[in-house]
């Protein structure tokens, strides 16, 4: 620091996701040791049990219990002593400990302030005199289950109350007045006293007071979460005066008076929340959090209340009310773990009912000491952080095993074993701490003192004290011994193979894997990462510049309010002086400690602990500066404005007026149609339409001018004239003197449609009706037609209200046009040119932009202000509010869901887009198919099997160039199991031949003959063949053509497809290859940021057409002989054959063209513009076809899915399709005659001639391995004859009979012949195919396959031999350019809505349940306050009566909970209902994307 993910690819926008760090965590798997730390985040839920606050006898009376002493014979007595239960009294209990419910300010943080309190502590001053009356305990009695209570009696105090005194304190009318105290302990020389003691002194206390420290109370300023779908709140409310109250200011409280106070700088209300130091993260700014530790606050079962006290409205106090729990004798009582442990419950989840006061600290005490679940320790938990270990070295036969394998090997892997070492940690044994020195004892010194009583301080010495713990640590011996897992391995992201599985099981953070070869699932091997842990989940920050202060945007991606005016607010021209609020600088106070950072120190290190420093970016006080902003005062003119003179204009409002046209009405002329459409129909018309003429009525809109023109803020504004009126602009001067810009809330205007009331209504025209179209047509088209459109007044307030571009200001190249104004020059004038200014358009530099584009009228460079955006959908929706008559507008969410949605541009593809061009593509022609019969193939159905494949063009006379058996792969039945075939091993035998039985055959089982080749002397061995045996294996037309090779089809013989370098572009890409011509052609020429090149085209190859040369046998025959015959001699001229050459290149001429390429015409030539034909098939497309031609991976079978055999099937048949045959006849058929080819085949062959047969054929047999012989007859055509238009002398299917041939065998199931039979069919619907010249059409010939089987298939060959092409509008296919696109699996695309189904969340909903809250009233506990005749009462006053005072009681006020009524608000449930979202293959249509077939959209 980035990465993945939208696309075919690209750039951008934008969300989602990941890598990092962190945690009081939890869960899964695993787990050796130690140190340090943390440990109920949930139910502020309920709590059994124990402990957590006592202490003081030096305050007091005492003495239950314990011990000692004394007395007593003993029982027992005795407070004498140590001490001490209970009690009175003092101090403490308000600290410490817990929790975070409440609290958005009565809180916290920071900085200030004045009107306060303060026990204990410190300092200082001063006092501490003298009296009195009670009361617990105790005793006695009584009640009660208990808790406890009552009565009587006794007693003490540092308990209580007067008196005295009063420096200071308090009050005051300034004269004065008021108000205190307590003693206890130690010691003691003199003096007094019987003694106690007085007295003195010391210490501890006590009272009054001043000051301090620390602590606390109060006030102010600033800061501190979200919601405006919470906008108004407030009656003690705001202030004053006067009482009261408090420690203290204050409406804190009360009476009266005034009517204030708070609030868009967010009051009030609602939700949420303890706050801070800090913690986590981050580069920082920020964001999130507030567990442990520290500070503050709040709370203590819930609510209320006070008492005591220095301090509380009190966690382990009290009273009352409530809920709950417990005890009970039912009458009454008791309780409060959010202290430490612990229990139940809740929960994903959080520890021991431990030890000790040894240390630190706290309370009490003179002290010893006691108490202390504070604290210190230990225990539990890998919860976190840190450290250590699980061994080290050597060790290649690279062991075995595992896994993989191309079978060679690789890997695990120096890993192990083995050998040599070490011993941390753990276990065992022994030793053994620091933390502990205060205090205490004994001395010394100083102070106090009369005093060496005491006390305090300093100092010496000595003794005691350890929970942890026999722990840390140290030592010893033994021994590699006891100690490794977890996650991941498709990309992001380090790490790959095998098997299993087969869209199943499963994985997944995102993208996505899995449908038979899964590096993505599961397992294994291997690897990677981390390591006593590792993963997962949850959560926070980061990455995210994805809320942008640092640091984003708004033309088209989300985003400029429809437009203006304008208050508040924000910002503001030049200049002078002052001021000092902001700002800046210095000093100073504070910013607790801890934390973080730096430098040190201590634990073996680290974590951890600790010393010092820095920092704490803040706030306050103060001094200074005066540039800048502000403020105050003054000045200026350039911003802004006013005045004056002109100018243009559909700017606005009102009134009048004009012509054309439509429609209607009346009349005239006139007759049969008019209107309308793609075509029609509805409609109008013989009752006279339409047409035409004249006249009239009425409403609405204003042709031409008219424009990229003008005006207006926008919406918008158009005949002409008049009236009223706003704004703009220009010229020159004068004046005002910053008066300005922007603008939340607000106000005004605001197209069309719509609403209300009243008018008006010619045309047009939602709704509606009819006619068409259509599968349907609630549409598009047509005929009608009502609201409405028009006017007046009042509403509505929205638009793709768009330049999708807020307003204002300044600056930054130009060019062209146009509108309005001004000026200058020229011209006689019309006018022209130039300058300037305000608009309005186009092009364009720099710059900007993702690109497109913008570009002085900015989307450039800057400033000021406003508005708005933050992924898509849900949704501009719901609810609530506001506005509206309504329609609706405005403001405006969430749940849920997706991983995209989107912008611009690119390449393709596509379009019922455009332009150009080509092709038997259409057209023009010729002949067919589709109808018939039969043939062949296919589908279907059938079957034991009808083997398999091919399926639009590009499957279907295709694989198959030939299924009776074989083929054959299928079926039935019978057999075989190392096999029909291959290699290796063992064993026997030569091979082989002849011949029986049995069986459908395969096979099974006999008999006989036979013994070879090579090496070697022999023994023996080897090769080959045959049989037997065992195991490796063979075998498979079994699967997958979507695992493959190879081959093939197709677009298409279409003219295309690319590359290098350069250039352009951020990039995908473009350019080249586009353009102008031309061509069959990306063929060539020219031009051009391109220049070249490759694969294709063409040419080179074969064949055919002409000529020459060479060569003449089997070919040929002109001349010469010869013959029935080129038969023979002869010849090679010709034909022909087959080899080599030539020939054609737009070469020549003319024209056109651009001086090009080329085209047109012509000459010559056998042939002319690639002469004809063939072979040849670019990059690629279709997961096209083929595992059954072959090869081949994987899978499968392996006594069968292999192999052999028999018979059957592939030939079946209601039917459908495809292909070709033959026909339907006279351009024909039949019979006869004579004549003309080419190419091809032949020894398992072709077979002449001859004979026989009507014939198929048979017999015999010459010739030929072929320019020699044979097949072999060519047939259309031609000539002659017959048939004469009919189901025929057409047509030949079908069937019968008799034969022939091949073959082991023609039944299923061959071909042929003869005779007989003589079906359909009379030219073929919709539709559709081939062909442009030696072509179509017609005619025959040959071949392969093959025993046989094709006159119908396939391939080859020749013969006869046409017609037509105007042309490119249309159909189909293709090429190039361009355009649109929401397509990219690419239009067989994409995609919308209803309905149906399942699931999910949500709105409405009669109501219903609950929470919170407000308000009125009722009742009114405890307590407090006020009053109180009567009652009660020890202290004081009074001789007394009585008084003062106090108390209980009573009354009133206030008052929690409760009750009743009425609101507000939130949440749950709710029959039914609304839309929404999601969900491979449901229904109906086809709305959108192309001109999407009616342009789309608001």
């Nucleotide at each position: 620091a980035g990465a993945g993910u939208u696309u075919g690819a690209u750039c951008c926008u934008g969300g989602c996701u990941c890598a990092g760090a962190u945690u009081g965590a939890a869960c899964g798997c695993u787990g050796g040791c130690g140190g340090a730390a943390u440990g109920c985040u949930u139910u502020a839920c309920a709590c059994a049990u124990g402990c957590a606050a006592g202490u003081c006898g030096a305050g007091c009376g005492g003495c239950a219990g314990c011990g000692c002493g004394g007395g007593g014979c003993a029982a027992c007595c005795u407070g004498g002593c140590g001490g001490c239960g209970a009690g009175c009294g003092g101090c403490g209990a308000a600290c410490g400990g817990g929790u975070g419910a409440g609290u958005a300010a009565u809180a916290c943080a920071u900085c200030g302030g004045a009107a306060c309190g303060u026990a204990c502590c410190c300092a200082u001053u001063u006092g501490u005199g003298g009296g009195g009356g009670a009361u617990a305990a105790c005793g006695a009695a009584u009640c009660g289950a208990a808790a406890g209570a009552u009565u009587c009696g006794c007693u003490a105090a540092u308990a209580c109350c007067g008196c005295a005194u009063a420096a200071g304190a308090c009050c005051u009318g300034a004269g004065g007045g008021u108000g205190a105290a307590a003693g206890c302990g130690g010691g003691g020389g003199a003096u007094c006293g019987c003694a106690a003691g007085a007295c003195c002194u010391c210490g501890c206390g006590c009272g009054a007071a001043u000051g301090g420290a620390g602590c606390g109370g109060c006030c102010g300023a600033u800061g501190u979460c979200g919601g405006a779908u919470u906008a108004g709140c407030u009656a003690g409310u705001u202030g004053g005066u006067g009482g009261g109250g408090u420690a203290a200011a204050g409406g804190c409280u009360c009476a009266c008076c005034a009517a204030g106070g708070c609030g868009a700088c967010g009051a009030u209300c609602c939700g949420u929340a303890g706050c801070g130091g800090g913690u986590c993260u981050g580069a920082g700014a920020g964001g999130a959090c507030g567990g442990c530790c520290c500070g503050c606050c709040a709370c203590a079962c819930u609510g209320g209340g006070a008492c005591u006290g220095a301090g509380a409205c009190a966690c382990g106090g009290c009273c009352c009310a409530g809920a709950c729990u417990c005890c009970u004798a039912c009458g009454g009582g008791a309780g409060g773990c959010a202290g430490c442990a612990g229990u139940g419950g809740g929960g994903a989840a959080u520890u021991u009912u431990g030890g000790a006061c040894a240390a630190u600290g706290g309370g009490g005490g003179c002290a010893a000491c006691c108490c202390u679940g504070a604290u210190c320790c230990a225990g539990c938990c890998a919860u976190u952080c840190c450290g250590c270990g699980u061994g080290a070295g050597u060790g290649a036969a690279g062991a075995a095993g595992g896994c993989c394998u191309u079978c060679g090997g690789g890997u695990u892997g120096u890993a192990a074993a083995g050998c040599u070492c070490u011993u941390u940690c753990g276990g065992c044994a022994g030793g053994a701490a620091c933390g502990a020195a205060a205090a205490g004892g004994c001395g010394g010194g100083c102070u106090c003192u009369a005093a060496c009583a005491u006390a305090g301080c300093c100092u010496g010495u000595u003794c005691a004290u350890g929970a942890c713990g026999g722990u840390a640590c140290c030592u010893g011996a033994a021994g590699a011994a006891g100690a490794a897992g977890c996650a991941c391995c498709g990309g992001c992201u380090a790490a790959c193979u095998a098997c299993g599985u087969g869209c199943c099981a499963g994985c997944a953070g995102c993208c996505g894997c899995g449908g038979u070869a899964a590096u993505a699932c599961g397992u294994a091997g291997g690897g990677u990462g981390c390591g006593a842990g590792c993963g997962u989940u949850a959560a926070u920050c980061g990455g995210a510049a994805u809320u942008a202060c640092u640091g984003g945007g708004c033309g088209u991606a989300a985003a400029g309010c429809g437009u203006g005016c304008g208050c508040a607010g924000g910002c503001g021209g030049u200049u002078u002086u002052g001021u000092a609020a902001g700002a800046c600088a210095g000093a100073u106070g504070u910013g607790a400690a801890a934390u973080c950072c730096c430098c040190g120190g201590g634990c073996u290190u680290a974590a951890c602990c600790u010393g010092g420093g820095a920092a704490c970016u803040g706030c306050g006080u103060u001094u200074g500066u005066g540039a800048c902003u502000g403020c105050a005062a003054g000045a200026c003119u350039c911003g802004a404005g006013u005045g004056u003179g002109g100018c243009a204009g559909a700017g606005g409002g009102g009134g009048g007026u004009g012509g054309a046209a439509u429609u209607c009405c009346a009349c005239g002329u006139g007759u049969a149609g008019c209107a309308g459409u793609g075509a029609a129909a509805u409609g109008c018309g013989u009752a006279g339409a339409g047409a035409u003429g004249u006249g009239g009525a009425g409403g609405a809109a204003c042709a031409c001018c008219g424009a990229u023109g003008g005006c207006g803020a926008a919406g918008g504004c158009a005949g002409c004239c008049c009236c009223c009126u706003g704004g703009g602009u220009u010229a020159a001067c004068a004046c005002u003197g910053a008066c300005g810009c922007u603008c939340a809330u607000g106000c005004a205007c605001g197209a069309a449609a719509g609403c209300g009331u009243g008018g008006g209504u010619a045309g047009c025209a939602a709704a509606c009706a009819g006619g068409a179209u259509u599968a349907g047509a609630u549409a598009c088209c047509c005929u009608g037609g009502u609201a409405g459109u028009c006017c007046a007044c009042g509403c509505c307030c929205u638009a793709a209200a768009c330049g999708a571009u807020g307003c204002g200001a300044a600056c930054u190249a130009g060019g062209u046009g146009u509108u309005g104004g001004a000026g200058a020059a020229g011209g006689a004038g019309a006018c022209u040119u130039c300058u300037u200014u305000a608009g309005u358009a186009c092009c364009g530099c720099a710059g900007c932009u993702a690109a497109c584009g913008c570009g002085u009228g900015a989307a450039g460079u800057u400033c000021g202000c406003c508005g708005c955006c933050u992924g898509g959908g849900g949704a501009g929706u719901a609810c609530g509010g506001u506005c509206g008559c309504a329609a609706g507008a405005u403001u405006a969410a969430a749940a849920c869901u997706c991983a995209a949605a989107g912008g611009a541009a690119u390449u393709g593809a596509c379009g019922g887009g455009g332009a150009c061009c080509c092709g038997c593509a259409c057209a023009a022609g010729c002949g067919g198919u589709g109808g018939a019969u039969g043939a062949u193939g296919u589908g279907g159905a059938u079957u034991a099997a009808u083997u398999c494949g091919a399926u639009g063009c590009a499957a279907c006379g295709c694989g198959a160039a030939a299924a009776a058996c074989c083929u054959u792969a299928c079926c039935u039945a019978c057999c075989c199991u190392u096999g029909a075939c291959a290699u290796g091993c063992c064993u026997g035998g030569a091979a082989c031949c002849c011949u029986g039985g049995u069986g459908a055959g395969a096979g099974c089982u006999g008999g006989g003959g036979g013994u070879g080749c090579c090496c070697g002397a022999a023994a023996g061995g080897g090769a080959g063949c045959c049989g037997g045996g065992a195991c490796a294996c063979a075998g498979g037309u079994g699967c997958u053509g979507c695992a493959u090779g190879g081959c093939u089809g197709u677009c298409g013989u279409c003219a295309g497809c690319u590359c290098g370098u350069g250039u352009c572009g951020u990039g995908a890409g473009a350019u080249g290859u586009u353009g102008g011509g031309u061509u069959a052609a990306g063929u060539c020429c020219c031009g051009c940021a391109a220049c070249g090149a490759g694969c294709g085209c063409a040419a080179c190859c074969c064949u055919u057409g002409c000529c020459a040369c060479u060569a003449g046998u089997u070919g040929c025959c002109a001349u010469c002989a010869u013959u029935u015959a080129g038969u023979u001699g002869g010849g090679c001229a010709c034909u022909c054959u087959a080899g080599u050459g030539g020939g054609a290149c737009u070469g020549c001429c003319g024209g056109u063209g651009a001086c090009a390429a080329a085209c047109c015409g012509g000459a010559g030539g056998a042939a002319g513009g690639u002469g004809g034909g063939g072979a040849u098939g670019a990059c690629g497309u279709c997961a096209a076809g083929u595992c059954a031609g072959c090869a081949u991976g994987c899978c499968c079978c392996g006594u069968a899915c292999g192999c052999c055999u028999u018979g059957g099937g592939c030939u079946a048949c209601a039917c459908a399709c495809a292909u070709a045959c033959u026909a339907c006849a006279a351009u024909c058929c039949u019979g006869g005659g004579g004549g003309c080819a080419a190419a091809c085949g032949g020894c398992u062959g072709c077979a002449a001639c001859c004979u026989c047969g009507u014939g198929a054929g048979a017999g015999c047999a010459a010739g030929c391995c072929a320019a020699u012989c044979c097949g072999a007859a060519a047939a259309u055509a031609c000539c002659c004859a017959g048939g004469u238009c009919a189901g025929u002398g057409c047509g030949g299917a079908u069937u019968g009979u008799a034969g022939g041939c091949u073959g082991c065998a023609a039944c299923u199931c061959g071909c042929c012949u003869a005779c007989a039979u003589g079906a359909a069919g009379u030219c073929g619907g919709a539709a559709u195919c081939g062909c442009u010249a030696g072509u179509a059409a017609c005619c025959g010939u040959c071949g392969g396959u093959c025993a046989g089987c094709a006159u119908u298939a396939c391939g080859a060959c020749g013969g006869u031999g046409a017609a037509u092409a105007c042309g490119u509008u249309c159909c189909c296919g293709g090429g190039c350019c361009u355009u649109g696109u929401a397509c990219a699996c690419a239009c067989c695309g994409c995609c919308c809505g209803u309905c149906a189904a399942g699931c999910g969340a949500u709105g409405a909903g009669a109501g219903u349940u609950g929470g919170c809250u407000c308000u009125a009233c009722c009742c009114g506990a405890a307590g407090c306050c006020a009053c109180u005749g009567g009652c009660u009462g020890a202290a004081c006053c009074g001789u007394a009566a009585g008084g003062a005072c106090a108390g209980a009681g009573g009354u009133g006020g206030u008052g929690a909970a409760g009750g009743u009524g009425g609101g507000g608000u939130c949440a749950g449930c709710g029959a039914u209902u609304g839309g929404c979202g999601c969900u491979a293959a449901g229904u109906c249509g086809u709305a959108a994307c192309a001109a999407g077939g009616u342009a789309a959209c608001c």
The RNA shown here (small-subunit ribosomal RNA) has 1498 nucleotides and comes from an uncultured bacterium. The sequence is in RNAcentral, with records from ENA and SILVA.